[in-house]
RNA sequence: AUCUUCAGGGCAGGGUGCAACUCCCUACCGGCGGUACAGCCCGCGACCCGCAGGAAGUUUUUUCCUCGGCUGACCCGGUGGCAUUCCGGGGCCGACAGUGACAGUCUGGAUGGAAGAAGAU
Numbered sequence: 001a002u003c004u005u006c007a008g009g010g011c012a013g014g015g016u017g018c019a020a021c022u023c024c025c026u027a028c029c030g031g032c033g034g035u036a037c038a039g040c041c042c043g044c045g046a047c048c049c050g051c052a053g054g055a056a057g058u059u060u061u062u063u064c065c066u067c068g069g070c071u072g073a074c075c076c077g078g079u080g081g082c083a084u085u086c087c088g089g090g091g092c093c094g095a096c097a098g099u100g101a102c103a104g105u106c107u108g109g110a111u112g113g114a115a116g117a118a119g120a121u
Base pairs, nucleotide, nucleotide: 001121002120003119004118005117006116013025014024015023027105028104029094030093031044032043033042034041039092040091048069049068050067052066053065054064055063056062074090075089076088077087078086096108097107098106
């Protein structure tokens, strides 16, 4: 450098209600790289946005690439040379669209894309 493969988990139990995996109690889950082992430290990806640049197509709609924007959440104690990462304790957070009723957990875009990981030449 080219190619191949892989690359996201989770509503069990109870309550109210005609109806809720969406509300309430409780339960459960945690992408990738860095760093003392990290959902909440730094960075990245996904989603979303665009009178930004480019390509394809074009009546319109649109698709792709690049660039830019947006993008949640942690403290205390202990050990230690070093930990918001380990141990103990108590907290907190979670795109968009859909729905008979408000969704981190259901359905959908997505048999998609991708940070990246492994392998082959």
Predicted 3D model of a 121-nucleotide RNA (FMN riboswitch aptamer (RFN element)) from uncultured Butyricicoccus sp. The prediction has a mean pLDDT of 85. Taxonomically the source falls in Butyricicoccus (Bacteria, Clostridia, Eubacteriales, Butyricicoccaceae). Of the family's consensus pairs, 100% are formed in the model.